[in-house]
RNA sequence: GAGUUUGAUCCUGGCUCAGAAUGAACGCUGGCGGCGUGCUUAACACAUGCAAGUCGAACGAUGAAGUUUAGUUUACUAAAUGGAUUAGUGGCGCACGGGUGAGUAAUAUAUAGAUAACGUGCCUCUUAGUCUGGGAUAGCCAUCGGAAACGAUGAUUAAUACUGGAUACUCCUUCUCUUUAUAAUAAGAGUUGGGAAAGUUUUUCGCUAAGAGAUCGGUCUAUAUCCCAUCAGCUUGUUGGUAGUGUAAGAGACUACCAAGGCAAUGACGGGUAGCGGGUUUGAGAGGAUGAUCCGCCACACUGGUACUGAGACACGGACCAGACUCCUACGGGAGGCAGCAGUGGGGAAUAUUGGACAAUGGGGGCAACCCUGAUCCAGCAAUACCGCGUGUGUGAAGAAGGCCUGCGGGUUGUAAAGCACUUUCAAUUGGGAAGAAAGGCCUGAGGUUAAUAGCCUCGAGUCUUGACGUUAACUUUAGAAGAAGCACCGGCUAACUCUGUGCCAGCAGCCGCGGUAAUACAGAGGGUGCGAGCGUUAAUCGGAAUUACUGGGCGUAAAGCGUACGUAGGCGGUUUAGUAAGUCAGAUGUGAAAGCCCUGGGCUCAACCUGGGAACUGCAUUUGAAACCACUGAACUAGAGUGUGGUAGAGGGAAGCGGAAUUUCCGGUGUAGCGGUGAAAUGCGUAGAUAUCGGAAAGAACAUCAAUGGCGAAGGCAGCUUUCUGGACCAAUACUGACGCUAAGGCACGAAAGCGUGGGGAGCAAACAGGAUUAGAUACCCUGGUAGUCCACGCCGUAAACGAUGUCAACUAGCUGUCUGUGGUCUUGAACCGUGGGUAGCGUAGCUAACGCGCUAAGUUGACCGCCUGGGGAGUACGGCCGCAAGGUUAAAACUCAAAUGAAUUGACGGGGGCCCGCACAAGCGGUGGAGCAUGUGGUUUAAUUCGAUGCAACGCGAAGAACCUUACCAUCCCUUGACAUCCACAGAAUUUUCUAGAGAUAGAUUAGUGCCUUCGGGAACUGUGAGACAGGUGCUGCAUGGCUGUCGUCAGCUCGUGUUGUGAAAUGUUGGGUUAAGUCCCGCAACGAGCGCAACCCCUAUCCUUAUUUGCCAGCGCGUUAUGGAGGGAACUCUAAGGAGACUGCCGGUGAUAAACCGGAGGAAGGUGGGGACGACGUCAAGUCAUCAUGGCCCUUACGGGAUGGGCUACACACGUGCUACAAUGGCAGGUACAGAGGGCAGCAAAGCCGCGAGGUUGAGCGAAUCCCACAAAGCUUGUCGUAGUCCGGAUCGGAGUCUGCAACUCGACUCCGUGAAGUCGGAAUCGCUAGUAAUCGUAGAUCAGAAUGCUACGGUGAAUACGUUCCCGGGCCUUGUACAAACCGCCCGUCACACCAUGGGAGUGGGAUGCAAAAGAAGUGGCUAGUUUAACCUUUCGGGGAGGACGGUCACCACUUUGUGUUUCAUGACUGGGGUGAAGUCGUAACAAGGUAACC
Repeated sequence: GAGUUUGAUCCUGGCUCAGAAUGAACGCUGGCGGCGUGCUUAACACAUGCAAGUCGAACGAUGAAGUUUAGUUUACUAAAUGGAUUAGUGGCGCACGGGUGAGUAAUAUAUAGAUAACGUGCCUCUUAGUCUGGGAUAGCCAUCGGAAACGAUGAUUAAUACUGGAUACUCCUUCUCUUUAUAAUAAGAGUUGGGAAAGUUUUUCGCUAAGAGAUCGGUCUAUAUCCCAUCAGCUUGUUGGUAGUGUAAGAGACUACCAAGGCAAUGACGGGUAGCGGGUUUGAGAGGAUGAUCCGCCACACUGGUACUGAGACACGGACCAGACUCCUACGGGAGGCAGCAGUGGGGAAUAUUGGACAAUGGGGGCAACCCUGAUCCAGCAAUACCGCGUGUGUGAAGAAGGCCUGCGGGUUGUAAAGCACUUUCAAUUGGGAAGAAAGGCCUGAGGUUAAUAGCCUCGAGUCUUGACGUUAACUUUAGAAGAAGCACCGGCUAACUCUGUGCCAGCAGCCGCGGUAAUACAGAGGGUGCGAGCGUUAAUCGGAAUUACUGGGCGUAAAGCGUACGUAGGCGGUUUAGUAAGUCAGAUGUGAAAGCCCUGGGCUCAACCUGGGAACUGCAUUUGAAACCACUGAACUAGAGUGUGGUAGAGGGAAGCGGAAUUUCCGGUGUAGCGGUGAAAUGCGUAGAUAUCGGAAAGAACAUCAAUGGCGAAGGCAGCUUUCUGGACCAAUACUGACGCUAAGGCACGAAAGCGUGGGGAGCAAACAGGAUUAGAUACCCUGGUAGUCCACGCCGUAAACGAUGUCAACUAGCUGUCUGUGGUCUUGAACCGUGGGUAGCGUAGCUAACGCGCUAAGUUGACCGCCUGGGGAGUACGGCCGCAAGGUUAAAACUCAAAUGAAUUGACGGGGGCCCGCACAAGCGGUGGAGCAUGUGGUUUAAUUCGAUGCAACGCGAAGAACCUUACCAUCCCUUGACAUCCACAGAAUUUUCUAGAGAUAGAUUAGUGCCUUCGGGAACUGUGAGACAGGUGCUGCAUGGCUGUCGUCAGCUCGUGUUGUGAAAUGUUGGGUUAAGUCCCGCAACGAGCGCAACCCCUAUCCUUAUUUGCCAGCGCGUUAUGGAGGGAACUCUAAGGAGACUGCCGGUGAUAAACCGGAGGAAGGUGGGGACGACGUCAAGUCAUCAUGGCCCUUACGGGAUGGGCUACACACGUGCUACAAUGGCAGGUACAGAGGGCAGCAAAGCCGCGAGGUUGAGCGAAUCCCACAAAGCUUGUCGUAGUCCGGAUCGGAGUCUGCAACUCGACUCCGUGAAGUCGGAAUCGCUAGUAAUCGUAGAUCAGAAUGCUACGGUGAAUACGUUCCCGGGCCUUGUACAAACCGCCCGUCACACCAUGGGAGUGGGAUGCAAAAGAAGUGGCUAGUUUAACCUUUCGGGGAGGACGGUCACCACUUUGUGUUUCAUGACUGGGGUGAAGUCGUAACAAGGUAACC
């Protein structure tokens, strides 16, 4: 920096990613070289080989080769010489080098010091010396034991082994004295005792004593060095002293005695983890993480203990003991220690060769040559890290082939390949071939040393030699593009896209998330991107993360101010002055190892790498200065703080007393049937007299009005009145003290309500409880009762949403308005005004804030101190501690789980929130549905099939404006396969048609008639048949892939945009507000100004009039004709027809209103305020409907899911629902008579008149393609008669019979007619629908579809009402506002128990390990003390027997490792059962929360 919480926004906040880095591992792949690195795990066990020896110039011994001599010449023997070789004695080394990191939180490390408290082999320097004796002993030899390892005895021998004596002013030590000094001490003089030394003529090399140096060590001090306080107290050698012991050396290091100290909140003690540092890695830095390789230090060497030797060890390749393990064994006993180099097993994700050489560098021994050296130098293995090189270069378009994609044109792979022309690094091959070599030996010259021409040293000359690597590096020859490219990724973050397969499957995934049939996210392919001998993944580290914030964060609401005060330590602290110099600042000196990092040179062809120099190492210490600040000391001051004097207000606190109103109870009176309670009731009380009312009494609790954004208090909190005791605050004027202050970890005190203990009290109220209701239930809300409790005293508890969700103190920073309480001044003396303090409220500037908001009472600007926070859940929980009588409080985790959780604000949606408004929404009315029968549609059921679709409103007389066949998509059966239909090809035939046979038919066979049209004479067009393949075909799937069309909210009044402005932003403003309207209609106002789609208007019909026109329509006037009729003439007035106009605009008047818009009323007018009706449907919503109207992507079928045929089905029928028709009758039925429409349709048609039939209809057929003819009589109405309230003269279902019509065909399954039959039904429960005027209701008429078949649909006219107070309520909608945990938007969200599965965790009778305290036991090896036993070469002594000194062995005491017992503590694992927690697919029960969430929520 990015991704991720949301519909969107800003913030808070976590999670995740991009970077660097690794001793890495794993997967795929792999050409070369250089240079590094390579058991991070089991400090697990180890076979085998090697890793420490050397010196003969210390010693005795052994005595090879060679040489010489002699015996006799060979051979052989002997002697002499010679010294190789070595086991042993002795010296030095083995304490270095090499390995590992178990232990260790300080006996360590780092830095700086101290050692006047110490040691130091080899090395260097100085001084002095190196005299004289003695006795042994290994080896060797002999004998003996043992399996071995290894010993025993005897004899004998040497030394630079051991030892006596001498010498030594210097060393150590005893004592004395002198000087200095307060003392510690220092210097000097004397004295006692003690202590040395191979060899040799000389030299060298040694040795001894003393001193000094260098080096290396020992010890001590200061500072720094991880986590846990759920480790808070630890300690008896502990702290100190005295005297000793002990050591190289100080010291309780150890012993005895004495005292009672020492450490700790600046973290003792305890627990966990860990080698430390230079450095490494990351980071801008500060920091964080780390401690492989290299360097320094430490610790360890199978585990534990111990000492010996030595200059040095308590000793990796030494010793002793104990333990575990392994091996050998003759069973008696022995041996061993790879955390050296290789190597083996094991563990593990994982880490190499049982290599070469001492050539170089270094180490040990030696005079040296030289020997030893798994240190080291090299090689081997591993892409394990870093660095370098290569896998070719140029040209090459037919843009090849192939692959992939495609819109079929092409695109891409791609100059890529091939082809042509070049080059040869590296690898391969040939050949010669550096540097790493310095020394050393021999010989020789010069110089130095010396008595020396020995010897040694230095500098040369000559000569002979020394290379593991190594077939080295580098160079060169030859050949040929020849031998050399992969890995990951391609949804966003993040560079890179398409196809196919798959179909919430398989799978992917770092986070967000992909996958449910069109996946750039899975798998494969093509293409692309990135890196490249590597590339990815995983692990762990830093970064990003300002996400622990020192640099550099926060705490009103996001996590976070302790409930409040007082106060200890600590932190911080007013003014002036003098001094000091710890902090601070400056200079100098020492140190801060080397390597590394950085800078700059150099060397490998470059680089990595190596190397020279510099800088740096920010530190520590010492020292010299400075004196501003801070600190300390001294002296002053008064502005902070406090005290005194005088006042003021107050529910501040404690105690005592008093008061009235009310409630309840009791007593008495009056009085009678109810009272009480609720939404409505009931439980309850009451005739045994309630409630009500009057009087009286008792008791307890609380104090109405005043009363307030009022007052007081630190907070909790405090309210009748009086008295008393008492705390604090404030004001005015002064006097005094003189920084006495602020904050505050621990500590201590106070601390609502509830609760607990003891004793009282108890009126009202009231958890629990009981009853009554409500309810599906109701362990609730409501009601009637009612106990703890509420009250008092004393004692606990110690928590609250203890809130201003805002710690305390101080300073500074605009104002305005109230209020409480002091005080000063002015005058006009007031309910005044002007000031000045202290509180308490409301607005508001700057500023701050994520926003909301805060704003002198800060959340502004600063300072001081304290407390607290670090994602959500788990959890304020578990365990442990402390407190509590208990309840519980306080302190306070982890595993596990999620990618969010949260805050503020925005737009919506929603609310059993609010306001305003509208609609046949309710109300007011009229008529229906729901009951009956039938029609029709749907569900369901049935069926071979009952084709499919439509499903709340917005499916259900819907698609379907019309299923007997057809339609038809369904079923059964029978057939066809280039197909019923389209295009192309070939061949044949005109097309077409008659008849017969078989069959249910499709079809098949036979048969008959027929030779057409155009022509440039080649042929062509149409049609039919056959054949092959491209293809046809599909009412098959997906309306959730789509177009188009449609429904719905809704004819509701809304939906938006540009610019500007406001806001960090989502957004807002405009569009809100005041009026008004049917309307976002209009007016006014306004940080808005304008505009668009909608509204309205423009269009059609209708209502009035005018003009024009006049047939098929009309007939007033004029005449003609008829029994009669516009029938004929004529007319153009009227009606009608159909073209064009007029008219209506709140235009006029009055009122209301704001002088507006507009509304109300009126006039005129056919019509009045959109006149009535229609068409017209904004942005969008419902993944609404339709793939079966049509079109269409994708998928599927292809002798079938296509096509044809016959029959059946869509018409089924226990049932349920919707929509209708007909009714139930008298406002009626029936019968007779009689009147008046509009709009339509008609030639495969409408059909008059006539005749026949009771009728449907038949027959015949005038007229009419229709303002002419026909359908066609309109019906209700009016009038006359009858019926008389009945299942009827109502109603017509059902059934029987007989017919008519249509049609190939009325069986399944048509309509109609006649005769007969005459069911249910007497006005319809809950519920529900339509309608506001020419409307409802009622009456008939026509049309589309159609052969036939309407109660449906559409259209038409006739007759023609009632009611609307009004907007409380139901439904739907609009605007504003409010709340919200909703945004899939309340059909939302969401809580808890229970059931199931899984996971981690607490408790748990216990069980099993580890660690450890205390008390004991035990006591190997060893050391020290003592020692009466045994024994003893050197020295002393001796009477020669011995004795002494000292030692050895043994014994004993002390200390002590392993080990054992008892009892605690702690930790880990496990445990029947059990507690809660978390996560899971759509489980169960309710509905607690979010809206007034339906009882406001919460603590």
Notes: A computed fold for a 1499-nucleotide RNA from an uncultured prokaryote, annotated as small-subunit ribosomal RNA. The sequence is in RNAcentral, with records from ENA. Rfam family: Bacterial small subunit ribosomal RNA.